[in-house]
The RNA shown here (c-di-AMP riboswitch aptamer (ydaO/yuaA leader)) has 138 nucleotides and comes from a Nitrospirota bacterium. The model forms 96% of the base pairs in the Rfam consensus. Its mean pLDDT, the model's own confidence on a scale to 100, is 78. Taxonomically the source falls in Nitrospirota (Bacteria, Pseudomonadati).

RNA sequence: AUUACAUAGCAGCCGAAAUCCAUUCAAAGAAUGGAUGCGGGGGACCCGAUUACAGGGGCGUAUUCCAUAAGUUAAUGGAAAGGGCACUUCCAGGCCCGAGCCCGUCAGCUAACCUCGUAGGCAUUUGGAAGGGCAAAG
Numbered sequence: 001a002u003u004a005c006a007u008a009g010c011a012g013c014c015g016a017a018a019u020c021c022a023u024u025c026a027a028a029g030a031a032u033g034g035a036u037g038c039g040g041g042g043g044a045c046c047c048g049a050u051u052a053c054a055g056g057g058g059c060g061u062a063u064u065c066c067a068u069a070a071g072u073u074a075a076u077g078g079a080a081a082g083g084g085c086a087c088u089u090c091c092a093g094g095c096c097c098g099a100g101c102c103c104g105u106c107a108g109c110u111a112a113c114c115u116c117g118u119a120g121g122c123a124u125u126u127g128g129a130a131g132g133g134c135a136a137a138g
Base pairs, nucleotide, nucleotide: 005138009134010133012122013121014120018036019035020034021033022032023031024030025029037118038117039116040115041114042113047108055106056103057102058101059100063080064079065078066077067076068075082097083096084095085094087131088130089129090128091127092126
């Protein structure tokens, strides 16, 4: 130095939203561009569908019902569909969300093909069983 085992120990969350390369800025880091990966939309045959402002459709878990109030909406409360909680799965228990935005009269599925995004926000982790990853010392 390499390989294997493996102790002490280590690992953030939602989300597609990450990695690499190049250039510029003095650096940290940021910006721009490209590529890979991941995610979304449009788009044939075949199949399916039917109704027109009561517009229709897309991303997303985020849709529906009841009551109060209002009397156009919005708002408040409750419930259910659905979604999330710390490496993964199962069990038990508890907590939280149940929003918002976009296209613009137009789109079912859909191979080839075309096209768009790669943000933002937050936190200190309940217990048990099983199975994995990294790993100083040795």